[in-house]
The RNA shown here (transfer RNA) has 72 nucleotides and comes from a bacterium. The RNAcentral record of the sequence draws on ENA. Its mean pLDDT, the model's own confidence on a scale to 100, is 81.
RNA sequence: GCAAGUAUAGCUCAAUGGUAGAAUGUCACAUUGCCGAUGUGAAGGCUGUGGGUUCGAGUCCCACUACUUGCU
Numbered sequence: 001g002c003a004a005g006u007a008u009a010g011c012u013c014a015a016u017g018g019u020a021g022a023a024u025g026u027c028a029c030a031u032u033g034c035c036g037a038u039g040u041g042a043a044g045g046c047u048g049u050g051g052g053u054u055c056g057a058g059u060c061c062c063a064c065u066a067c068u069u070g071c072u
Stems, first nucleotide, its partner, number of pairs: 001071007010024001012022002018055001026042005048064005
């Protein structure tokens, strides 16, 4: 220099163009003599950045940034 891939909750990952979820972690409550385990509930996301298409974008298109891999 060229090509491909990844970016979503604190962490690990989902999500036919139509209200962004799960597990784990955190917090509260219940249970227990206490802890742990278990159960219930809650909080936590401008979906890497900026544009475009669309009635509507995490999803499609373009550019950029970061990281990973391959080639030269």
Its Rfam family is "tRNA". Rfam links the family to the GO term triplet codon-amino acid adaptor activity.